RNA sequence: GCGGUAGUAGUUCAGUUGGCAGAACAUUAGCUUCCCAAGCUAAGGGUCGAGAGUUCGAAUCUCUUCUACCGCU
Numbered sequence: 001g002c003g004g005u006a007g008u009a010g011u012u013c014a015g016u017u018g019g020c021a022g023a024a025c026a027u028u029a030g031c032u033u034c035c036c037a038a039g040c041u042a043a044g045g046g047u048c049g050a051g052a053g054u055u056c057g058a059a060u061c062u063c064u065u066c067u068a069c070c071g072c073u
Stems, first nucleotide, its partner, number of pairs: 001072007010025004019056001027043005049065005
């Protein structure tokens, strides 16, 4: 230099042929318990790596770009 994969909540990841952004764990509060742990219930938390384009509408399609990993030269 070229090609490929990944980037979504604090963490690990779902979410496809474009149509309300989710789960588990964690965090906080409550219940329970003499206390802790376990268990149960609820809540908070996201400009979907960044910028632009297409579209009535983009996490999803197109272009550029950043980071990590793998391969080729």
Molecule: transfer RNA
Organism: Parafilimonas sp.